[in-house]
Context: one part of a larger RNA
């Protein structure tokens, strides 16, 4: 892993609720008596009820407040005993799981330290003091050379160690093995007995080691410690249904106590929605009449500079400016105004059924779903997206935080390729039957290779800005134009004059200052290139020439470019010029939506028929039931002429399950109606057994 078997809301007493029962000549006994026990029986204290208000005296169907009610508070009424549901509190209390604290014992055969009595330590280097003998000295010192053999003394095996790679990692081994390695006469090592014990000990000190256990050993009690955390919790249909919010918490994953759900029961309701009615307001929006802000442009108090004067003044100012006025913006915490919606209260009409009638009008009676109130009793108090309207941030976040909705949450079913919160739409059960929602209709893939009328060329159609562009197709203005536009070519673009100044030079064209005249169909004292300066080209501007529309701004539709990411890949894919986009139309397809056919179940409504509504479900409530063990009744049916298992068979039942056949198998065992419970397995890293 599997597959048997076991494994968790129980019990005792004490409130409280509902239900059945007893008695209501109010009800009932507790301790203890009691014939061998249990009963039965006696005990009547004591409890509840039979009166309430008042603090209390004291009064009483009344009392209390007062000086007094004239008034107001409360009451003016009620069974109790069992027994069974749920549910509270108190024990272990639904079950399984601590780390952990106290106490009492046991442990130094493993390891630390100490004691005590032994053991062990290969060869080989080096050569300290000492000492002898020569030299040396008056004697010494010193000095050679031998002797000697010292050291946490230096190589290196036993030994004892553990710096390094490897392997080994479900190992051969809960720390080895291999190959290199440190100490090896020492503060070594090693046996053998013995000392020190848990807030203790021992530590050349690592919180180290105290028997694979150590920031406090293990063993057994307290002990079913306690866990506001984890995990788990066993049969079946119906019915109804939530929260993730508020205030407060040593309170934030916990709980109180309000909202929200069930459920019995009372009293209501005729809805919700829709049309009209009447209300209150200060939000959007809008303004600037207040309040504070702001910009300009006139007056102009005040001040500042400067100026003149001995001074009192004078008069100036391209500063600064109250106030006042024309203009102009802006405000969550401004408002002369001021919607829509939402919010109240009223009114009408619509739902089903009666009875009458030709029909309306008109009455009357009900469900359902909605509202209060009371009893009883849960969960919820981690939200998520999305849509509007703030707040926070950067008008960042699948970001946070309110407020109104709406899905998810708890909701399957069709569509966005796939996709909890988007879009249609709410699954009672069957059905190879319709018509339809969103969406879609070339193939994959059900239905349209449908109609029309434009637009797109970019494979735009999958995402993107400022910018940027004689793409393009409407529309709007203006301008020129058969007295000839605009492009093209063809001619001319001239004199005074090289204006004047400047200046080496300055002649249309380095640079300043004027910008005239004239001839003319037209030509700037000159658009640009050009020269040292001139020359040259060329433009404005005219004329032929050509012949019919040109030029500029602006608004939209649809495209272009701007557009770089790491395997090849962002229409779902083939592919598509429609099968892209934008309008109109007509068809279909499409869902568990809704009809049609046939069952069921719940409610009004606990006979039946028959109407109408409803029957997604988590957490959580309520109902109605199957099974299993024992026990007690009935006569226990039945049972070696086969029981209970077991396995196969086809069959009732909405299931939980039941009854039968067949065949195993070899003794127990069923249905009634009833009681009591160690009553139901798929999960807890569950607990045992096998494989």
């Nucleotide at each position: 892993g599997c597959c048997g078997a076991u494994g968790a809301c129980u019990u005792a007493u004490a409130g409280g609720u509902a239900g059945u029962g007893g008695c209501u000549u109010g009800g009932u006994u507790a301790a203890g008596g009691g014939a061998a026990c249990c009963c039965a029986c006696c005990a009547g204290a004591g409890c509840c009820g039979u009166a309430g208000a008042g603090a209390g005296a004291g009064a009483g169907a009344u009392u209390c407040u007062u000086c007094a009610u004239g008034g107001g508070g409360c009451a003016a009424u009620u069974g109790u005993c069992a027994c069974u549901u749920c549910u509270u509190a108190u024990g272990g209390a639904c079950c399984c799981a601590a780390a952990c604290c106290u106490g009492g014992g046991u442990g130094a055969u493993c390891u630390a330290u100490c004691c005590a009595u032994g053991a062990c330590u290969a060869c080989g280097a080096u050569g300290a003091a000492u000492c002898u003998u020569g030299g040396g000295u008056g004697a010494a010192a010193c000095u050679a050379a031998g002797u000697g053999g010292a050291g946490g003394u230096c190589c290196g095996a036993a030994c004892c160690g553990a710096c390094u790679g490897a392997u080994g990692u479900u190992g051969a081994a809960a720390a080895a093995u291999c190959a290199g390695u440190g100490g090896a006469u020492g503060a070594g090592u090693c046996a053998u007995g013995g000392u020190u014990a848990g807030g203790g000990g021992u530590g050349a000190a690592a919180u180290u080691c105290c028997a694979c256990u150590c920031g406090a050993a293990c063993c057994c009690a307290g002990a079913g410690c306690u866990a506001g955390c984890u995990g788990g919790u066993u049969c079946u249909c119906c019915c109804c249904g939530a929260a993730a919010u508020g205030c407060g918490u040593u309170g934030a994953g916990g709980c109180a106590c309000a909202g929200c759900a069930g459920u019995u029961g009372a009293c209501u309701g005729g809805a919700c929605c829709a049309u009209c009615u009447a209300g209150g307001g200060g939000u959007a929006a809008a303004g600037c009449a207040c309040u504070g802000u702001u910009u300009c442009a006139g007056u102009a108090c005040g001040g500042g500079c400067g100026g003149c004067g001995a001074g009192a003044g004078c008069g100036g100012u391209a500063c600064c400016a109250a106030a006042u006025c024309a203009a102009g913006g802006a405000a969550a915490a401004c408002u002369c105004u001021g919607a829509a919606u939402a919010c109240u209260a009223g009114a009408u009409u619509g739902a089903c059924c009666c009875a009458a009638u030709a029909a309306a009008a008109g009455g009357g009676g009900u469900a359902a779903a909605g509202g209060u109130c009371a009893g009883c009793c849960a969960g919820u108090g981690a939200g998520a997206c999305g849509a509007u309207g703030g707040g926070g941030g950067a008008u960042a976040a699948g970001c946070u935080u309110c407020a109104u909705c709406g899905u998810c949450g708890a909701g399957a079913g069709g569509g966005a390729a796939a996709c909890a919160g988007c879009c249609c739409a709410g699954a009672u059960c069957a059905u190879c039957a319709a018509c339809u929602a969103a969406u879609g209709c070339c193939c994959c893939u059900a239905a349209a290779u449908g109609a029309c009328c434009g637009c797109u060329c970019a494979g735009u159609g999958a995402u993107g800005a400022a910018g940027g562009a004689a793409g393009u197709a409407c529309g709007a203005g203006u301008g020129c134009a058969a007295a000839g536009a605009c492009a093209g070519c063809c001619a001319g673009g001239a004199g005074g004059u090289u204006u004047g100044c400047c200046u080496a030079g300055a002649a249309g064209c380095a640079g300043c200052c004027a910008a005239c005249c004239u001839u003319g169909a037209a030509a700037g004292a000159g658009u640009g290139c050009a020269u040292a300066a001139u020359a040259g080209c060329u433009c404005a501007u005219u004329g032929a020439u050509c012949g019919a529309g040109c030029g500029c701004u602006c608004u939209u539709g649809c495209g272009c470019c701007g557009a770089a990411g790491a395997u090849g890949a962002a229409c779902g894919g083939g592919a598509c010029u429609a099968a892209g986009c934008g309008a109109u139309c007509u068809g279909c397809c499409g869902a568990a939506g809704c009809u049609g056919u046939g069952g069921g179940a719940u409610g009004u409504a606990a006979a039946a028929a028959u109407a109408c509504a409803u029957c997604g479900g988590u957490a959580g409530g309520g109902g109605a039931g199957c099974g299993u063990u024992c026990c007690a009744c009935c006569u226990u049916a039945g049972a070696g002429g086969g029981a209970a298992u077991c396995a196969c068979c086809g069959g009732c039942g909405u299931g939980a399950g039941c009854a039968g056949g067949u065949g195993u198998g070899g003794a127990c065992g069923a249905a009634g109606a009833g009681g009591a419970a160690g009553c139901g397995a798929g999960a807890a890293u569950g607990u045992u057994g096998g494989c």